[in-house]
Predicted 3D model of a 271-nucleotide part of an RNA (large-subunit ribosomal RNA, domain VI) from Sinomonas susongensis. The prediction has a mean pLDDT of 83. The source organism's lineage runs through Bacteria, Bacillati, Actinomycetota, Micrococcaceae and Sinomonas. Rfam family: Bacterial large subunit ribosomal RNA. Gene Ontology terms of the family: structural constituent of ribosome and ribosome.
Context: one part of a larger RNA
This record gives sequence, structure tokens and C1' cells, in this order.
RNA sequence: CGCAGGAGAUCUGAGAAGGGCUGUCCCCAGUACGAGAGGACCGGGACGGACGAACCUCUGGUGUGGCAGUUGUACCGCCAGGUGCACCGCUGCUUGGCUACGUUCGGAUGGGAUAACCGCUGAAAGCAUCUAAGCGGGAAGCCCGCUUCAAGAUGAGAUCUCCGCAGGCGCGAGCCUGGAAGGCCCCCAGCAGACCACUGGGUUGAUAGGCCGGACGUGGAAGCAGGGACUGAAGACCUGCGAAGCCGACCGGUACUAAUAGGCCGACAGC
Repeated sequence: CGCAGGAGAUCUGAGAAGGGCUGUCCCCAGUACGAGAGGACCGGGACGGACGAACCUCUGGUGUGGCAGUUGUACCGCCAGGUGCACCGCUGCUUGGCUACGUUCGGAUGGGAUAACCGCUGAAAGCAUCUAAGCGGGAAGCCCGCUUCAAGAUGAGAUCUCCGCAGGCGCGAGCCUGGAAGGCCCCCAGCAGACCACUGGGUUGAUAGGCCGGACGUGGAAGCAGGGACUGAAGACCUGCGAAGCCGACCGGUACUAAUAGGCCGACAGC
């Protein structure tokens, strides 16, 4: 821009894409078959490999987010307690998220038309013949079925719902202005994301931050008191007050802060 008024939703499915794999073992059965050696069809079951999808309950990884420990050095006047820098200084553990080495699931079942091939009936050609007329069976393959996209499918589909009025000018076709449903800009965000888009929210508000609470994590804060070998004091260290202190991406609550204010677009003929 189109889809002959303008919108908001929900569908249909022309068409397109994906998927389609396979092994071992067991039962039938040491049966049929075979002199024996050997050893099935049909049918049923179990467990795998590779591949694919989704997810994070578990197991692991990451975790410049969190907590703790600790070395050197500088600083906060000193002690104590902290902070900066040193690969996040190093080390241990770890929430959310993302993940595989983790978990779950998938290939199917079924229908149709067929290939090679196997047949029925059957002439040409008194026989024979699956074929010439006619009718069956028959593949991991084909069409459908399963999953995804899909009306720019210009052949532009369908259904439901909403809005379709004033004023002015013109003889008239028509033109101008305002404005409907609705949409956008703008802003707060996200499980969305390169941008855009998408989704949620915008005070009639829990969208994000802050604050409060919870769960998770870390692992026992500061301070005070007591103990404390070497040693006279102190300190390191231990114990108690104390399942403490700190704590995030998680969960819930709460208008304290910010989503304020505002702007723009937006309806032919016909009935």
C1' cells in the first nucleotide's frame, strides 16, 4: 500500500515445512522343517543406540549476584571494626536464570490408492492364459493421518462484536472543520527482544524500584562477658548471650518513588 466504510477479536485451511531410523534379547519353540548339524515364518513382549523436542523436580555445570574464610598492601588518627587494589586477589558453599553430563516424551496406531509380485473370473485362440472387458491381494515407498506455519490464498475467505454524527460552503458531483469505535505517540516494565515487533501496566494503578514479611542461601555478626598453653599483660583462639548476623535475580504485601501532563491519527457509494 492492497484486501471498495472504519475497527476489535476468533477461526477455516489452498499451500508449505518437520517427522519417518534401527539393534539386541525373551516367549511361541529347540516347535514346524531336517538323517543330522542346525533351525524358522506368523504373532506377542522387554531393554537399548543414534536422532529430535520440551523442561529444570532430581544429578551436575555456570553462577564478575549472595554469605563466609583468608594473604599482601594502602587508607579510614590508633585499638577494634571496615574499605580500596591485587584474575571476581585467592578459597569454600550457593538463590534465580541459562544449561547437559540430568529428566520427560517422540518415530507410532489406523485408512486409501499402488510397485515388483501373487491371484479370481475370462476370451481373442472350443484348449490354455492374472488381462484384452471386469474383480481381489500386495511395500520402510505415495496420499491422508501426527506436529508447526499459513488469507499478499491479489482466487486477498468465514464468524462474532463495536462505531457510523454535527456544523459550514456549493445548483450539483462534492469540499472544509470538529469528531465515533478504535489505534498510535509518550512513559513504567517483561517470562519478549539486535532494532522493530510481541506481552503486561500507566493513579479507577501493584508495572518497576524502594520498604515490610516469607522461603532459599551462607553458617554463628558486631559488642560485651568468661576462659586462654607459651609468659607479666595483651592478642590469636574457644565458649555464652544467639538457629545469630548478612542476604539476591525468587514468592507475597504495601502507593513511599516513577508510569505525570499531554499530543496525533482515525468512518466512499449504497441501504